[in-house]
RNA sequence: GCUCCCAUCGUCUAGUGGCCCAGGACAUCGGCCUCUCAAGCCGAAAACGCGAGUUCGAGUCUCGCUGGGAGCG
Numbered sequence: 001g002c003u004c005c006c007a008u009c010g011u012c013u014a015g016u017g018g019c020c021c022a023g024g025a026c027a028u029c030g031g032c033c034u035c036u037c038a039a040g041c042c043g044a045a046a047a048c049g050c051g052a053g054u055u056c057g058a059g060u061c062u063c064g065c066u067g068g069g070a071g072c073g
Stems, first nucleotide, its partner, number of pairs: 001072007010026004018056001028044005049065005
């Protein structure tokens, strides 16, 4: 330098154009329970890397950038 893959709550992940102002698990916080803690049950907060484009509508499709990974030279 070229090609390909990936980027979503703190972490791991679901999502294949409208059912999603984004769901789950663990963690965190609050409550119940308990002599206390843990476990269990209930609840809460928390995310689409950045910028353009396509579309009536984009987490999802396209392009660029950034970051990470793999291969080739």
Predicted 3D model of a 73-nucleotide RNA (transfer RNA) from a Phycisphaerae bacterium. Taxonomically the source falls in Phycisphaerae (Bacteria, Pseudomonadati, Planctomycetota). RNAcentral holds the sequence, with entries from ENA.